[in-house]
């Protein structure tokens, strides 16, 4: 020196899945930021994530290839279709370093 990212308030949106053990209440492991509490259940809530600059998270999907005891457990489909936002604040600072001297 480029690039790139920030606070806060109110508000909204979201998924909770597989395996192993047990008669069960539990206990153990696997991805993940999150696998959790109430309830018979439907359902409601917490922590987490995410808000149009959106891969949080839903569809296609009982999809396709791997791999595993199994599971969106990697990858493909795929930047495809969808998908929840307004205030105030500032940065002539802060951070980061994939790049250049």
């Nucleotide at each position: 020196g480029a690039a790139c990212u920030c606070a806060c308030c109110u508000c909204g949106g979201g998924g909770u899945g597989c395996c192993c053990u047990g008669c069960a209440a539990g206990g153990g492991g696997c991805u993940g930021a999150g696998a959790u509490g109430c309830g018979a259940a439907a359902g409601c809530g917490a922590a987490c994530c995410c808000g149009u600059c959106g891969a949080a998270c839903c569809u296609g999907a009982a999809c396709c290839g791997g791999a595993u005891c199994a599971u969106a457990c990697c990858g493909g489909c795929g930047g495809a279709g969808g998908g929840a936002a307004g205030g105030u604040g500032c940065a002539u600072g802060g951070g980061u370093u994939u790049c250049u001297c």